Notes: Predicted 3D model of a 349-nucleotide part of an RNA (small-subunit ribosomal RNA, central domain) from an uncultured Pseudomonadota bacterium. The coordinates come from a structure-prediction model, not an experiment, and the mean pLDDT is 87.
Context: one part of a larger RNA
RNA sequence: CUGGGCGUAAAGCGCGUGUAGGCGGCCUUUUAAGUCCGAUGUGAAAGCCCGGGGCUCACCCCCGGAAGUGCAUUGGAUACUGAAGGGCUGGAGUACCGGAGAGGAGGGUGGAAUUCCUGGUGUAGCAGUGAAAUGCGUAGAUAUCAGGAGGAAUACCGAUGGCGAAGGCAGGUCUCUGGGCUAUAACUGACGCUCAUGCACGAAAGCGUGGGGAGCAAACAGGAUUAGAUACCCUGGUAGUCCACGCCCUAAACGAUGUCGACUGGUUGUUGGGGGUUUGACACUCUCAGUAACGAAGCUAACGCGUGAAGUCGACCGCCUGGGGAGUACGGCCGCAAGGUUAAAACUC
Numbered sequence: 001c002u003g004g005g006c007g008u009a010a011a012g013c014g015c016g017u018g019u020a021g022g023c024g025g026c027c028u029u030u031u032a033a034g035u036c037c038g039a040u041g042u043g044a045a046a047g048c049c050c051g052g053g054g055c056u057c058a059c060c061c062c063c064g065g066a067a068g069u070g071c072a073u074u075g076g077a078u079a080c081u082g083a084a085g086g087g088c089u090g091g092a093g094u095a096c097c098g099g100a101g102a103g104g105a106g107g108g109u110g111g112a113a114u115u116c117c118u119g120g121u122g123u124a125g126c127a128g129u130g131a132a133a134u135g136c137g138u139a140g141a142u143a144u145c146a147g148g149a150g151g152a153a154u155a156c157c158g159a160u161g162g163c164g165a166a167g168g169c170a171g172g173u174c175u176c177u178g179g180g181c182u183a184u185a186a187c188u189g190a191c192g193c194u195c196a197u198g199c200a201c202g203a204a205a206g207c208g209u210g211g212g213g214a215g216c217a218a219a220c221a222g223g224a225u226u227a228g229a230u231a232c233c234c235u236g237g238u239a240g241u242c243c244a245c246g247c248c249c250u251a252a253a254c255g256a257u258g259u260c261g262a263c264u265g266g267u268u269g270u271u272g273g274g275g276g277u278u279u280g281a282c283a284c285u286c287u288c289a290g291u292a293a294c295g296a297a298g299c300u301a302a303c304g305c306g307u308g309a310a311g312u313c314g315a316c317c318g319c320c321u322g323g324g325g326a327g328u329a330c331g332g333c334c335g336c337a338a339g340g341u342u343a344a345a346a347c348u349c
């Protein structure tokens, strides 16, 4: 160096974009860098290997050969790779028609409910639990009616449903805006795939500044329970949860399954399109893109996966190498901090 792996045993970066790099469709011409063949030169001697010889053998020594898989020059070959030129349309993209969607950002807005305030009615309880108590209430609570304030979340529809790269996204409406799908096959003509470093995004919690604060609720207080109870249960309750701007950058960030492409039997449901049959609807059928269940072959240690592969292959990246020490120490980088990231060793089994 090669050889093994990564759903659950160690192992897929949280996700995308993209630079270098790696890899790259079909036809053709040229070239001959890689590649292949030949020749020449060189590849010191000694050593290794082979053949022979000299010390009585051997060690050792002497002679000859081979090898030295390499390099340079030169003459050829042209399938493949490369380079240069020309062409193509299947990959990729554009245009146009159509249609689905909680995709994103901002504005204004609706109803139900909780809480609070004011007023009316009304009287002794309410609340809470396994049972209680703390708590609230004759300073009139709970209940009920009317009015008002404010914040947060959006019942039903609602779904193995939809959209998004992931995180994630749900009342309704307006403005701005991204992506995907189908159909036509008009246009460009390989413009592609992957991607170290970089850059963007990234739940919740947390941090900074300023707002906001109904409900809920870490911390905290009280009441219970208990041998104890720094808990589970109850009554309260502050950060926080919400908004704006700026940070943080982690997760069982999970399909524990990287991205892209090709190929390989079927069945059932469902979402969004398109085509055919039919006067039309229903129904039937074909097809593309998603999503869910079952299963041939095959794979797998088994479980299971199974055209959306964990099957059969290709391209590129990331990662793993016994358990603990340890995702820790030190150092670097990042951060306001919390901490994140990169990442050992001694020792031990």
Stems, first nucleotide, its partner, number of pairs: 004320003007303002012317001014201001016199002021194003025088007033081002035077008049065006091191001092188003095184001098181001103177005109171001110154001115149007125136002162169002206247006215241002220236004258316006266294011298305002322349003331342004